């Protein structure tokens, strides 16, 4: 110096849930809170998966003919704590 890796120390992040706010929703942000995490750092434009279903489109029902409601499809929305991509700290004895 490189590779692998146990334990310890110092530090880091923060699931569920609650409150407030944003959003059609999924979900997000802040505070509280810790289930867990060695990449739970970053990337949603490498790619795949998953969640939601607004605009829009089709069908049906009603209609005062303006439209309303139901339903299917629908990602351009979301998720990096699903896989993945990428960068990378300590490491005593």
């Nucleotide at each position: 110096a490189u590779a692998c890796a146990c334990u310890g120390a110092g530090g880091g992040c923060a699931a569920a849930u609650u409150u407030a706010c944003c959003g059609a929703a999924a979900g997000g942000u802040a505070a509280a809170g810790a289930c867990g995490c060695a990449a739970a750092g970053c990337c949603a434009u490498a790619g795949g998966g998953u969640c939601u279903a607004a605009a829009g489109u089709g069908a049906g029902u009603c209609u005062u003919a303006g439209g309303a409601c139901u339903u299917a499809c629908g990602a351009u929305g979301a998720u990096a704590g699903c896989c993945g991509g990428u960068u990378g700290c300590c490491g005593a004895c």
This is a predicted structure of a 93-nucleotide RNA (c-di-GMP-I riboswitch aptamer) from Paenibacillus sp. J45TS6. The organism belongs to Paenibacillus, within Bacteria. The RNAcentral record of the sequence draws on Rfam.